A computed fold for a 393-nucleotide RNA from uncultured Litoreibacter sp., annotated as Bacterial RNase P class A.
RNA sequence: GCGGAUGGCUGGAUGGUCGAGGCGGUUUGAUUUGCUAUGCAAUUAAAACGUCUAGGAAAGUCCGGACUCCAUGAAGAAACGGUGCCGGGUAACGCCCGGCGGGGGCAACCCCAGGGACAGCGCCACAGAGAAGAAACUGCCUUGCAUGCAAGGUGAUGGUGAAACGGUGCGGUAAGAGCGCACCGCGCGACCAGCAAUGGAAGCGGCACGGCAAGCCCCACCGGGAGCAAUGCCAAAUAGGGACCUCGCGCGGGGGCAACUUCGCAGGGCAUCUUCGGCCCGAGACGGUCCGGGUUGGCAGCUAGAGGAGCACCGGCAACGGUGCUUUGAGAUGAAUGAUCAUCCAGCGACUUCGGUCGUGGACAGAAUCCGGCUUACAGGCCAUCCGCGCAU
Numbered sequence: 001g002c003g004g005a006u007g008g009c010u011g012g013a014u015g016g017u018c019g020a021g022g023c024g025g026u027u028u029g030a031u032u033u034g035c036u037a038u039g040c041a042a043u044u045a046a047a048a049c050g051u052c053u054a055g056g057a058a059a060g061u062c063c064g065g066a067c068u069c070c071a072u073g074a075a076g077a078a079a080c081g082g083u084g085c086c087g088g089g090u091a092a093c094g095c096c097c098g099g100c101g102g103g104g105g106c107a108a109c110c111c112c113a114g115g116g117a118c119a120g121c122g123c124c125a126c127a128g129a130g131a132a133g134a135a136a137c138u139g140c141c142u143u144g145c146a147u148g149c150a151a152g153g154u155g156a157u158g159g160u161g162a163a164a165c166g167g168u169g170c171g172g173u174a175a176g177a178g179c180g181c182a183c184c185g186c187g188c189g190a191c192c193a194g195c196a197a198u199g200g201a202a203g204c205g206g207c208a209c210g211g212c213a214a215g216c217c218c219c220a221c222c223g224g225g226a227g228c229a230a231u232g233c234c235a236a237a238u239a240g241g242g243a244c245c246u247c248g249c250g251c252g253g254g255g256g257c258a259a260c261u262u263c264g265c266a267g268g269g270c271a272u273c274u275u276c277g278g279c280c281c282g283a284g285a286c287g288g289u290c291c292g293g294g295u296u297g298g299c300a301g302c303u304a305g306a307g308g309a310g311c312a313c314c315g316g317c318a319a320c321g322g323u324g325c326u327u328u329g330a331g332a333u334g335a336a337u338g339a340u341c342a343u344c345c346a347g348c349g350a351c352u353u354c355g356g357u358c359g360u361g362g363a364c365a366g367a368a369u370c371c372g373g374c375u376u377a378c379a380g381g382c383c384a385u386c387c388g389c390g391c392a393u
Base pairs, nucleotide, nucleotide: 001389002388003387004386005385006384007383008382009381010380012344013343014342015341016340017339018338020053021052022051023050024049026047027046028045029044030043032042033041034040035039055364059375060374062373063372064371065370066369067227068226069225070224072277073276074275075274076273077272080223081222082221083220084219085099086098087097088096089095100114101112102111103110104109115218116217120216121215122212123211124210137158139154140153141152142151143150144149145148166184167183168182169181170180171179185207186205187204188203191200192199193198231300232299233298234297241291242290243289244288245287250265251264252263253262254261255260267281268280269279270278308327309326310325311324312323313322314321315320345362347360348359349358350357351356
């Protein structure tokens, strides 16, 4: 100097004019309310003043929660769904950190839907002899007959294919083949290191019925549902509405003139099932189906919630945890933070007397209960560390 990799920051600045929403106190007004009564407080209206006002992703709605309500409460099981190497972090996670194994890359570094193929089922098109105990097309060898055929052996050579039932070499054989041997590979592995995944490894075994589980499945672990349009309060209004279906409607005791009421047993229902417990029901629903009416207003929830934004120290390889300190942080509800003018500036293009001039021009994108993550989008600018190549000293 060029190329690459990883992590992080920023993503216009200043001033003027007009304007929007929240909060705060001050001033003024009100035929309002209360009281310890001419003052104070509350409510309400206005004015000026002060102060704050979108994001790193606010997006996706993919995960995990906080919070709220519901279901029939608890326990167990099933169904369904999710995760999937080891250790750690976290409120938790499918997230993060560190390691192990595998793959890509010269490397820095990046990626992995990473348990099980001997529990079972299923798939591997076409081509090819043959795709999981299958197979003989080419080719090689032996025998017979005679130039080509038949029988037998073979699976090393060649071919097909994504993949062909280990690779190289030597021996052996009629020719071949782990047929035998050496090494590699594969399987089992005493022992060693490590918390572990796993790695090393004395030795043993000719050893091989492959791949796919992001095919069903098996194994281990986890999981109730719905969601701030949750939910709660105030005000107001209506029709305590109507029709149909199914099942039971029983027995006994007490009270009562009666109507009726109360207790127990049996029955039915409330839920995927079982057990324990609870609630509801009695000629009409506790269940099921359908039709119809009222409420569309206000307040809370609503912003420091595992606390937003920072800094320091300690522990830890790190994620992160602990302690202390500072601090001015949107809360709308058809949904606010905008418009305009001027100057400057990042970038780009042209020109240049190299001082500058002119033109153009600044990405992705807007909260709606909140938080921790992941994924996706992003013009331009800046910083740090690492790898490779080249050159000079």

Rfam family: Bacterial RNase P class A. Rfam classes the family as a ribozyme. The prediction has a mean pLDDT of 75.